This is a predicted structure of a 105-nucleotide RNA (TPP riboswitch aptamer (THI element)) from Teichococcus oryzae. Taxonomically the source falls in Roseomonas (Bacteria, Pseudomonadati, Pseudomonadota, Alphaproteobacteria).
Parts: sequence; C1' cells; structure tokens
RNA sequence: CCGUCAAUCCUGGGGUGCCCGCGCGGCGGGCUGAGACGGCGCCAUGCCGAACCCAUCGAACCUGAUCCGGGUCAUGCCGGCGGAGGAAGGAGCAAGGCGCCCAUC
Repeated sequence: CCGUCAAUCCUGGGGUGCCCGCGCGGCGGGCUGAGACGGCGCCAUGCCGAACCCAUCGAACCUGAUCCGGGUCAUGCCGGCGGAGGAAGGAGCAAGGCGCCCAUC
C1' cells in the first nucleotide's frame, strides 16, 4: 500500500398471525416464535413510532397459496414446496498478500 471476516457506525428491507372468554368502541387469557407491542384512523391490503430480525456469503421477508401432507381447539404450528422465482449496502477492518528500508546468513 492492497485487502477480506467479525465487532461497530450510518443507511435501508421486513413481518405483526391463530384460538377462547367477557361487561365486546374494547378488555382479559392462551398457542407458536427473535418478534404477534403502542398510537393514529377514512377501521384498512393503511400511516407513524418502539422492540425484534435481516441486508447479496441474501430462508429476514414476499409470490406460488383459498397449495400439498401431518398435527392442533385453531393458526405457516411442523414438514414439503425450496439446488423455484423475487428481495434491502456503504463505511470499517483481523487473517492474508505485495513493495521498500534495516539487520543477519
């Protein structure tokens, strides 16, 4: 000097389901999970924020999907689908490499 992990910084992407009860505009409880939260509201496939996860080494997440098999009170709950298609980056900097100088042989 080049240079790539991680940490870190900045930026960005994403999801927010299912069931039960009640005095049901909502409140309480339960299941899985990293995450199913709060507010606004024209009540939504929406918007804002927090937490969480993920960013091309990309299964975070979306489409396929009102899918298929299993299981459950029920649900992407589990598996398939999936060596399918999409999907959001910069800095930084170990290891390592190259050059020069010095020392030694």